A computed fold for a 327-nucleotide part of an RNA from Fructilactobacillus florum DSM 22689 = JCM 16035, annotated as large-subunit ribosomal RNA, domain IV. It was read from a public genome assembly. Model confidence (mean pLDDT): 88 of 100. Rfam family: Bacterial large subunit ribosomal RNA.

[in-house]
Context: one part of a larger RNA
Order: sequence, then structure tokens, then C1' cells
RNA sequence: CUCUCGUUAAGGAACUCGGCAAAAUGACCCCGUAACUUCGGGAGAAGGGGUGCUGGCCUACGGGCCAGCCGCAGUGAAGAGACUCAAACGACUGUUUAUCAAAAACACAGGUUUAUGCAAAAUCGUAAGAUGACGUAUAUGGGCUGACGCCUGCCCGGUGCUGGAAGGUUAAGUGAACAGGUUAGCUUCGGCGAAGCCUUGCAAUGAAGCCCCAGUAAACGGCGGCCGUAACUAUAACGGUCCUAAGGUAGCGAAAUUCCUUGUCGGGUAAGUUCCGACCCGCACGAAAGGCGUAACGAUUUGAGUACUGUCUCAACGAGAGACUCG
Repeated sequence: CUCUCGUUAAGGAACUCGGCAAAAUGACCCCGUAACUUCGGGAGAAGGGGUGCUGGCCUACGGGCCAGCCGCAGUGAAGAGACUCAAACGACUGUUUAUCAAAAACACAGGUUUAUGCAAAAUCGUAAGAUGACGUAUAUGGGCUGACGCCUGCCCGGUGCUGGAAGGUUAAGUGAACAGGUUAGCUUCGGCGAAGCCUUGCAAUGAAGCCCCAGUAAACGGCGGCCGUAACUAUAACGGUCCUAAGGUAGCGAAAUUCCUUGUCGGGUAAGUUCCGACCCGCACGAAAGGCGUAACGAUUUGAGUACUGUCUCAACGAGAGACUCG
């Protein structure tokens, strides 16, 4: 010097991205226990007190009461919750990147939608066949959302899906017209040219689809601009105009979303780019890619506090194992 431990004056987070690490709490009994709440919880909330030995009495034999005694210390060693407040996200228990991520990600019960009438849809297989299911729409498969509470606004123009069938368009096929080639024959020798065969293939007929007409957004998705106006100023309930399928409703909002931005105000601090509460000017929230709340829960994330401490001011000493020397 390195590692693993122990102790430490005064202070007590001043350390640091951050209380990381350490310290502290700890068992059992008694008292006591708030907001909030889905009335179950929260809760071991928090916060206090007790615990040994001797004798006596009582006993339901677990212990209790009274008196006394000892120590700094009686769950006498060891093992054995730190707690509180506020916010974010996810309801919860669960699951996950075997070997850098355990989470706010996945799942979930619940909600909704869609397909499916049974030889079901869907899936595997060339097939036979199998799963679905020895089930039968209170069932099964797929999509989205994600307990619960209050709710879930407007747009069907585009894309998709479902339904419709009048018209337009449209394939193969059917159909064979016209035309061309060949040549029996005819010929005014220029040509014409039946039948057959070959080539070509018109009109007509011809389904779904598409065009078209409706419906459908818990389908994919979308949800405006400019100008003016009130008796201080400012602002604009109001008006005008253009465009659109319709112009963002409720709720929330500098947010896991806010660029400008350390926005502004308030709180907490002596001092706070973080945090909490508001404001709304939402660059670029917004209603099942759900919106907003929410008790309980969380090895989640953020901020604050009490206790506690060598994290630090600022380091010191001790123990063990290495390192080092000899062997």
C1' cells in the first nucleotide's frame, strides 16, 4: 500500500448524480394509533412503557400481585422491521431480456369489437387426419383496451370492412361475319374464282371485381385560418369572411408530453435548473394506440423530513489476510 473487519473527540449529509455504503430499528407483552378508504384496510401506522433475581400470596398452571436485591446494561451474547410526508407510473398477486436492463415493459380479472350454426370459424398437414372439442354462441378463435369510480364528444370526404344491385366497364369460353392464302373452273389472258383446307377473328353472349349507392370510427384515421369589435387600458362574450368530412367537447395541462424555459406566482430552504400547489401563452394533451381520478400494493421513479451514523469536515488507531524479507 491492497482487501475484510472493529472503534473514534466535536459536528451530523456539510459527502455525493443520488444518504451509495455504513450506522440506526429489531424478539415478546401492555398502552396507544392519523389522513384517507373500495369499510376489507391503512396498521407492527406513528408514538410510549415493560422484560433479571429472591421471598410471600393467588392461580384456570399460561401467569398475576406485593415486598425486597444486584449491575452501566436483565429478549444482559447471537439471530430478528428504520420510520414519516408528498408526487409520478402501473390497480393488485404474478411474468420477463439463462450470461450488463425486473421496469412505468408483458400478463391479468374486467370492458368492447369481430368471426363462427358444427363436417363451426381458426390452426397444423400434399393428403389421410388432428387440434379446436368428446366442447356447441353463458361456446370457441382473432383484434383493441386493461381492477374500480365518473366518463368516453364531433367527422364516413380518404383507406378498410359490411350490405346492395339498376346502369357503365370487364376474362376465359361460346360465336362465327368480314378479310387473306391455296385452286377445280371460267377468261376479253389483265384477271375473276365455287366447295374444301389453312390463316385471321367482327358483332353478339359472358361472373366476381372496379366505377356506383348506402352503412360502419371501442375500424385505419382526422378533429382550421384571417380580420374587426365593450365608455381608461387590456381582453373579447359578439360580428364578418374563407376553407373543411368535421373543425378538439368533458377532463387534464411547462406534464414520463413545454422548444423558447431555470416561463410567471405561491410553498418548502439562509440560499432550490430538481420537488409540490397554481396559472394557461397546449412549439407539439385529450377521451378504449382510452381521458381524468383513485384506497391497497411496488427490491419502480422523484422531492422533503425525523432518527442515525467515518459519506463528509479530516483523518486516526487497532485486528486479521496479502503485499515485502528470509526459508